[in-house]
RNA sequence: UUGAUCCUGGCUCAGGAUGAACGCUAGCUACAGGCUUAACACAUGCAAGUCGAGGGGCAGCAUGGGAGUUGCUUGCAAUUCCUGAUGGCGACCGGCGCACGGGUGAGUAACGCGUAUCCAACCUUCCCUUAACCCAGGAAUAGCCCGCUGAAAGGCGGAUUAAUGCCUGAUGUGGUCCAUCGAGGACAUCUGACUUGGACUAAAGGUUCACGGUUAAGGAUGGGGAUGCGUCUGAUUAGCUUGUUGGCGGGGUAACGGCCCACCAAGGCGACGAUCAGUAGGGGUUCUGAGAGGAAGGUCCCCCACAUUGGAACUGAGACACGGUCCAGACUCCUACGGGAGGCGGCAGUGAGGAAUAUUGGACAAUGGCCGGAAGGCUGAUCCAGCCAUGCCGCGUGCGGGAAGACGGCCCUAUGGGUUGUAAACCGCUUUUGUUGGGGAGCAAUAAGUGCCACGUGUGGCAUGAUGAGAGUACCCAGCGAAUAAGCAUCGGCUAACUCCGUGCCAGCAGCCGCGGUAAUACGGAGGAUGCAAGCGUUAUCCGGAUUUAUUGGGUUUAAAGGGUGCGUAGGCGGACUUUUAAGCGUGAGGUGAAAUGCCCGGGCUCAACCUGGGAACUGCCUCGCGAACUGGGAGUCUGGAAUGUCCGUGCCGUGGGAGGAAUGUGUGGUGUAGCGGUGAAAUGCAUAGAGAUCACACAGAACACCGAUUGCGAAGGCAUCUCACGAACGGAUGAUUGACGCUGAGGCACGAAAGCGUGGGGAUCAAACAGGAUUAGAUACCCUGGUAGUCCACGCAGUAAACGAUGAUAACUAACCGCUGGGGUGUAAAUUUCAGUGGCCAAGCGAAAGCGAUAAGUUAUCCACCUGGGGAGUACGACCGCAAGGUUGAAACUCAAAGGAAUUGACGGGGGCCCGCACAAGCGGAGGAACAUGUGGUUUAAUUCGAUGAUACGCGAGGAACCUUACCCGGGCUCGAACGGCAGAGGAACAAUCCAGAGAUGGCGAGGCCCUUCGGGGCUGCCGCAGAGGUGCUGCAUGGUUGUCGUCAGCUCGUGCCGUGAGGUGUUAGGUUAAGUCCUGCAACGAGCGCAACCCCUGCCUCCAGUUGCCAGCGGUACGGCCGGGCACUCUGGAGGGACUGCCCGCGCAAGCGGAGAGGAAGGCGGGGAUGACGUCAAAUCAGCACGGCCCUUACGUCCGGGGCGACACACGUGCUACAAUGGCCGGCACAGAGGGAGGCGACCCCGCGAGGGGGAGCGGAUCCAUGAAAGCCGGUCUCAGUCCGGAUCGGAGUCUGCAACCCGACUCCGUGAAGCUGGAAUCGCUAGUAAUCGCGCAUCAGCCAUGGCGCGGUGAAUACGUUCCCGGGCCUUGUACACACCGCCCGUCAAGCCAUGGGAGCCGUGGGCGCCUGAAGUCGGGGCUGAUACCCUGCCUAGGGCGAAUUCGGUGACUGGGGCUAAGUCGUAACAAGGUA
Repeated sequence: UUGAUCCUGGCUCAGGAUGAACGCUAGCUACAGGCUUAACACAUGCAAGUCGAGGGGCAGCAUGGGAGUUGCUUGCAAUUCCUGAUGGCGACCGGCGCACGGGUGAGUAACGCGUAUCCAACCUUCCCUUAACCCAGGAAUAGCCCGCUGAAAGGCGGAUUAAUGCCUGAUGUGGUCCAUCGAGGACAUCUGACUUGGACUAAAGGUUCACGGUUAAGGAUGGGGAUGCGUCUGAUUAGCUUGUUGGCGGGGUAACGGCCCACCAAGGCGACGAUCAGUAGGGGUUCUGAGAGGAAGGUCCCCCACAUUGGAACUGAGACACGGUCCAGACUCCUACGGGAGGCGGCAGUGAGGAAUAUUGGACAAUGGCCGGAAGGCUGAUCCAGCCAUGCCGCGUGCGGGAAGACGGCCCUAUGGGUUGUAAACCGCUUUUGUUGGGGAGCAAUAAGUGCCACGUGUGGCAUGAUGAGAGUACCCAGCGAAUAAGCAUCGGCUAACUCCGUGCCAGCAGCCGCGGUAAUACGGAGGAUGCAAGCGUUAUCCGGAUUUAUUGGGUUUAAAGGGUGCGUAGGCGGACUUUUAAGCGUGAGGUGAAAUGCCCGGGCUCAACCUGGGAACUGCCUCGCGAACUGGGAGUCUGGAAUGUCCGUGCCGUGGGAGGAAUGUGUGGUGUAGCGGUGAAAUGCAUAGAGAUCACACAGAACACCGAUUGCGAAGGCAUCUCACGAACGGAUGAUUGACGCUGAGGCACGAAAGCGUGGGGAUCAAACAGGAUUAGAUACCCUGGUAGUCCACGCAGUAAACGAUGAUAACUAACCGCUGGGGUGUAAAUUUCAGUGGCCAAGCGAAAGCGAUAAGUUAUCCACCUGGGGAGUACGACCGCAAGGUUGAAACUCAAAGGAAUUGACGGGGGCCCGCACAAGCGGAGGAACAUGUGGUUUAAUUCGAUGAUACGCGAGGAACCUUACCCGGGCUCGAACGGCAGAGGAACAAUCCAGAGAUGGCGAGGCCCUUCGGGGCUGCCGCAGAGGUGCUGCAUGGUUGUCGUCAGCUCGUGCCGUGAGGUGUUAGGUUAAGUCCUGCAACGAGCGCAACCCCUGCCUCCAGUUGCCAGCGGUACGGCCGGGCACUCUGGAGGGACUGCCCGCGCAAGCGGAGAGGAAGGCGGGGAUGACGUCAAAUCAGCACGGCCCUUACGUCCGGGGCGACACACGUGCUACAAUGGCCGGCACAGAGGGAGGCGACCCCGCGAGGGGGAGCGGAUCCAUGAAAGCCGGUCUCAGUCCGGAUCGGAGUCUGCAACCCGACUCCGUGAAGCUGGAAUCGCUAGUAAUCGCGCAUCAGCCAUGGCGCGGUGAAUACGUUCCCGGGCCUUGUACACACCGCCCGUCAAGCCAUGGGAGCCGUGGGCGCCUGAAGUCGGGGCUGAUACCCUGCCUAGGGCGAAUUCGGUGACUGGGGCUAAGUCGUAACAAGGUA
């Protein structure tokens, strides 16, 4: 991640840190830090010199002396020359130093570093201590001088000279070597005191006592060497090695050593990771973390390595030498072209690279270093200053008061309120910082010298005594004055902080999830808020969170993960007892663990950061002593583990041989005739040349029915007819034998289903491929007919499976109950018990849950294997194996924010069960065909206004389109406007007959023509103006309201309790029952709500009340009509009640309830109908009924008028009407309703007209009058099956009525005309009773009417329902699910397009390391030449470098090619998820 849940699991964030960088911003101090990149290249200056008390000397400076010259106040100044005489001193000889200090991290995976130990295998300048010595000579050489040469750098020759330079001789305390002796020692490849003899071997001077020289011993310091342990990654690097490993003997070295050499031996290293490759300076420490760990190694300290690249040696105590030498290479510079010069990874600085890192500063005052006796000199070490918010610490930008809660801004429900906000203004106070002025440190210790003191010549102590770069800085005092000083990021959740406007999937944001498609707290701006603050954010990196590599501290049935199985090597682990040892272990002590850092306690800078004293700590290593429980080692013993023996058993265990029957197929023959076979249905196929069927015989190969099972055996794979042989295993019993012999098991070896491969057989059945037939849109499938490999055997290979219990092996322990198999004990038996195995259900426990549960997934122990997000991918490359197919091992780039497990609620299923509904069925009547009416689509049009569109649009909005309506089109007009209210102004009645123009709106003329008043004015009204208006313009996906539908379906929920980690469940399920979640029973549930039902209305029966316009039984009258008097009984009307409840009986049932031609009753099990529509679904419908947010138009998208259109017409669909006829048409006669309506109305009745209707006209605002004759029906007549006496469309003519007006475009009447149509294809609709069907009547709208529509009313009045298999819809339970936008779901693969990374690839280019061959500088060592030695020359070995070559590593690129990932709505199909339609 999900609708929600739990889990697994990855991704992401909040914290801390940094040598940082970037953006915005910036007041100050202190402390610290500052090329992470090009170990890239460097201009310029500086960074190592010093000693005259070692020396010869004298270029320059100063002084003295001498000689001259000049100026002149005749002894002064300047100046020239000479003079090393003096102070000193360039260059030179000599001594010491230059091997330190400073820089950098390229190389190095190493005794490099860290730690510990060792050197009986070593060196050590200067320093300290001790002992001894310093005698006598000599030869050179630099410099200077002369000359030569070169452009230069420099070089050469000659002459001459000194020393603390060099050499010879002497001395030898000593030292070294040889020989001798051999105490002692850790007893060694040994070392070696003491003794004796031999050989060899020192010195230097100088200002003469300050210093210095020589030898030897010791010390100190510094170094050299060896060893144990620790020290990154890769096994897709598994073998490496020839001076290699060791020995003997030499050489070399300070010293050990194959360090080097000759000879000998054949070793050495490696799975405890050699070799190879990659990466990397190591440590103290730093960051993080609870810790264990992880990451890092900048500044400071220690060690190492390096100094342009590579090599080499020289000098020296020390170097193979950063500011030395030689050679080679590259590069830069100079050049007279012949040759030369150079090395900032010292401090500054420059260029370059880069996201990025400072001054060509001051001083030796301090600390330290070198030289010197010292003064002193040198010192880019160092101390300071400068630059940089790079970090850390501290301070400040004011404090107090102050409400008219000001102005302004922003927001709102807007005469007002909220917020900014005590914030500001204003008043008072303070002065850190700032600025001005003044004062002003510590860091300084002491040196020479002087004085005093002590002893001992000389040293030491005390006192005094120059010297400050930083710096007039820190600090202090005074004056002034709130004065000089706040930003950055964020505000959807995580995560503290919300509003408005703009934008409109655009622009943009984003760490993750995700925002943006017209109301964005997520973009941009504003106001406000939050966080931090001289900083704040962003980016990068590390640790944390991450128990997400799990030692602490994880897992592997289903989430990723148990090897297919066994045997077994190394390794790991291992029973009981006794004894010993002391490696592990424990404890004590000693050594070490540098300092700094960190921690604790103190101290110093005003505090802090920072600095500093002390302590603990540094968990480590080494040594010694002690202990002996446990582990290990040694020795001995035991039987429980393990194994063996003996006896008894068991089995589809293995291998080989033999045998059998059934079936199938084939062959032969017989009988026999027309089909067989096959399927959903067919066809292909077989068959009259005789199939199939059937009988007999024969053959072949393969497999073994029943038994058979929840069974048995095997390590797994696997194993099934019977029998024989061989082999193995297992179980039990026994307790004889051995005496821990055990468990596990990386590599290794073996076995290992099916398919496959090789060779040779075999081939009956079945059957990939293939062929044909079907199916289908297609059907390379599913189905059918055939059919080859194969299936079988032998031998060999292969080595994989959902090789599964998706559960590694072994051992031990931990409640019960019920089976099965094998053996044993007890028992006559039934049974019971024990061991081993195999099942079921469950306790505790475990588990995310499902579940597991002595056959553990429980509790422990040991060993092995494996896992670490999904995809890419079990792919690529490499290696190994294989005949091949392929297998084993096994990545990365890139990409996603998930992928996943279990369970929950729904929804869905071409899953299941139960049930309902005019759902089907059974019926009746329709529609679909015709004509017409009406609506819709489409088309057309200037416009054919708009909406409604499966069910749930289509005689719907519309319950009345000729104008109007009207929203559309054309044309003509108006702009405060057609309607409305308000304000202001000026004016007046307004209005307007008649007439004129015009299509009209409208315009013109204009007779006529006000009211009230408190006298201010007001009402009314046209004109002008203002802010409003107006809009059927848009958004039903911003909304209210209303409505349709599922559905009048029986459901939808809640409280408490209980269950579950939780979503959730229970209740509401179950068994009955019902129209119903209706009721009953049961039950961890008990109750309740919205629905159901009931309450309401109509209707059916009765009663009461009332009695006109209704009624008329009885009484009277009559023109015989309830007409009148009268009456209210009845009908009726309209109000109030009653009545029905399974109440009674019988049966069934626990009950609820059901049944009964039951009784009674007007009505019987809901009597019939209506109203009533749960939680919700469809972003369902409506902005055009109304209302309303937002947006849009404003001389028009508003408004008025005339005309047109909404009525068009090739077509298509829906809904209807009338028919096609005889159950009928037509004509005549005769009956019987209900409910509504009526005044601009209904209109009796009379007259006229064939009629529609016209002219009169009573009555009636209605139980009174009227429309009003109901029709079907009944009676009689006619028609006689035909396009008709059916049917009436269409058309012609004539009229009537309404209306301003019937042309587009009304209805009706009469006459005439008389179309299609003879019962309607596929498919489809309604209806279960007063229903369908059929018949007429009324009403609304309305001038009239396109009404055949809608809404009502009554009349006549059926048929059928076996039943729930099927279709549709619905309810409940259950099941599966990869669906949850919920099957109109999800989702797979090819192809096409774009982008990205990657494999292969003829090759091409570059690169690393080693190897071979050739060449070979400098230099050490060796050899030779020269009379001897050196120099020199030649040469050998080694070797830097160069060249060639064959392989090899890594990288880049490459026509073409392979797959992969991502991408908006492309194409083709439908593979998977439901039994996914072939599991």
Molecule: small-subunit ribosomal RNA
Organism: uncultured rumen bacterium